[in-house]
RNA sequence: GGGCCUGUAGCUCAGUUGGUUAGAGCAUGCGCUUGAUAAGCGCAGGGUCAUAGGUUCAAGUCCUAUCAGGCCCA
Numbered sequence: 001g002g003g004c005c006u007g008u009a010g011c012u013c014a015g016u017u018g019g020u021u022a023g024a025g026c027a028u029g030c031g032c033u034u035g036a037u038a039a040g041c042g043c044a045g046g047g048u049c050a051u052a053g054g055u056u057c058a059a060g061u062c063c064u065a066u067c068a069g070g071c072c073c074a
Stems, first nucleotide, its partner, number of pairs: 001073007010026004019057001028044005050066005
């Protein structure tokens, strides 16, 4: 220098052919339970969907550029 893959909550990830409110588990906080913990159960908070632009009535999803990480080639 060229090619490919990945980027969504604090962490690990799902999100189908673009369309119904952006979700799960773990973690955190509160409550129930207990003599008190742990475990269990319930509830809650937490997101610029890497950044910018474009297409569209509508974008996490499609297109382009950039950034970061990984792999391969030179």

Overview:
A computed fold for a 74-nucleotide RNA from an uncultured bacterium, annotated as transfer RNA. The coordinates come from a structure-prediction model, not an experiment, and the mean pLDDT is 80. The sequence was found in a public genome assembly. It matches the Rfam family "tRNA". Gene Ontology term of the family: triplet codon-amino acid adaptor activity.